This is a predicted complex of two RNAs, RNase P RNA and transfer RNA, with 474 nucleotides together. Rfam match: Bacterial RNase P class A. By type it is a ribozyme. Rfam links the family to the GO terms tRNA processing, dimeric ribonuclease P complex and ribonuclease P activity. The coordinates come from a structure-prediction model, not an experiment, and the mean pLDDT is 76.
């Protein structure tokens, strides 16, 4: 210098004028409002709404099962996650580095087109070999053996070499692969592996399925309060009048009195029963003339709260390989509610074009992407003109 | 905020669930022929990134994931 890999950051700045939406303060008012000043006012993705939460309600909580959905190597981080970090294994690349839904195929079912002899209980088309028969001596036919070679395919039931054999074959041997595996290292995934086994176990689970783990549902149009309005509406379903204890007041009876007895009623207590949207169990709660559930219909479309100080941001130190965590100091950075955050001018900064010329200066033109909060956070994914920085790899040249 | 469906020649649709050999059907287009010409009939032909990008698989329109565009429903 050229070509690549990777991580991070910015994504227009400043000033003036006129506007817009909230807040605070002051002045003014005919109480409707008006004026002035100060301060604040979009993003890295505010987007897609794909995951995970906070918060709130639904039908009080806990446990288990079923169904459904999701996740899926190991360890760590986190409020949590399908996210992030580190590692392992497999694949790609010359390399930096990148990619992987990466549990189980000896639990079971299913599928493997075409081609091919044979596709999962393997098979025998060509070929090779032995025996028998025929022969025009080239071969042909039958029986038996074989799976080395050819051929097909994505995949052919281990591979290479040697021995062996009629020809062959894990038939035997060595190495490799495969299965098991004492032991060693590692928290683990996993790696190495003495020794044993002659090979038994093809692929697909992003086909059904099995295993482990996770998940109740709904969503700020949640939800609460105020005001206004409507009128106390209609339909359907489930269960239900139990037993015992206890023994007030009044009345009546007994008693001289203190007091005692007693019908209706019956606070309260216990047992049983019932009440619940998949089922079961337990606890708590409720019910005795009601308790509970589901659906439909009618009215309103105003205001306030929820609402933005938070798993927040910045700086420094410490721990950790890192994700991240801890401590100290500092900051407040939209809060609208059909929805504000804009426009013009000047100037500077890059991209782009043109003129001059002393060839890197000067002048002129021109112009800045993707996109826009709507309860709030943590992620992922997608869009994005242009620019900056760190680290690394390969090649070439110079010293 | 929540839920569902669709995208295949110019147009309208099958195929996708259960992956397989050259992706079909109708209309339209083009060529030839019958006719003096049109219409119409008959014969033949062309025309497909299966919305886009990845992945799984030997193999993807089909299965999975992420995007893009469109339609519908509920509060």
């Nucleotide at each position: 210098g050229c070509g690549g890999a990777u991580g991070g950051c910015c994504g227009g700045g400043u000033g003036a004028u006129c506007g817009c939406g909230g807040g605070c303060g002051c002045c003014u008012u005919u109480c409707g409002g008006g004026g002035c000043g100060c301060g604040c006012g979009a993003g890295g993705a505010a987007a897609g709404u794909c995951c995970g939460g906070a918060c709130u309600c639904c039908a009080u909580g806990a446990a288990g099962c079923a169904a459904c959905g999701g996740u899926g190597c190991c360890g760590g981080g986190u409020a949590a996650c399908g996210c992030c970090c580190g590692g392992c294994c497999g694949g790609g690349g010359a390399g930096a580095c990148c990619c992987g839904a990466g549990g189980g195929a000896a639990a079971g079912c299913g599928c493997c087109a075409c081609a091919g002899a044979g596709a999962a209980u393997a098979u025998a088309c060509c070929g090779c070999u032995g025996c028998c028969g025929c022969u025009u001596c080239g071969g042909c036919g039958g029986c038996a053996g074989u799976a080395a070679g050819g051929g097909u395919g994505a995949a052919a039931c281990g591979g290479u070499g040697g021995g062996g054999u009629a020809a062959g074959a894990g038939c035997c041997c060595a190495c490799c692969g495969c299965g098991g595996g004492a032991c060693u290292g590692g928290c683990a995934a996993c790696a190495g592996g003495a020794c044993c086994g002659g090979c038994a176990c093809g692929g697909c689970a992003a086909g059904c399925c099995c295993c482990a783990c996770c998940g109740g549902g709904a969503g700020c149009a949640a939800u609460g309060c105020c005001a206004a309005a409507u009128a106390g509406g209609g339909g359907c379903c489930u269960c239900g009048c139990g037993c015992g204890g206890g023994g007030c007041a009044a009345g009546u009876c007994c008693g001289c009195a203190a007091g005692g007895a007693u019908a209706c009623u019956g606070a309260c207590c216990g047992c049983a029963g019932g009440g619940a949207c998949g089922c079961u169990u337990c606890a708590a709660c409720c019910c005795g003339a009601g308790a509970g559930g589901c659906c439909c219909g009618g009215g309103u479309u105003g205001g306030c709260a929820g609402c933005u100080u938070g798993a927040u941001c910045c700086c420094g130190c410490c721990g950790g390989u890192a994700a991240c965590g801890g401590c100290g100091g500092g900051a407040c950075g939209a809060g609208a509610g059909g929805a504000a955050u804009g426009a013009u001018c000047a100037u500077c900064c890059a991209a782009g074009g043109g003129g001059c010329c002393u060839c890197g200066g000067u002048c002129c033109c021109g112009g800045g992407a993707c996109a826009g909060a709507a309860u709030c956070c943590g992620g992922c994914u997608u869009a994005c003109a242009g620019g900056c920085c760190c680290u690394c790899c390969g090649c070439g040249c110079g010293c | 905020c929540g839920g569902g469906c669709c995208g295949u020649g110019g147009c309208g649709c099958a195929g996708c669930c259960u992956g397989g050999u050259u992706a079909g059907c109708g209309c339209g287009u083009c060529c030839g022929u019958c006719u003096g010409g049109g219409g119409g009939g008959c014969g033949g032909a062309a025309g497909g990134u299966c919305g886009c990008g990845a992945g799984u698989u030997c193999g993807a329109a089909u299965c999975u994931c992420g995007c893009c565009g469109g339609c519908c429903c509920g509060a």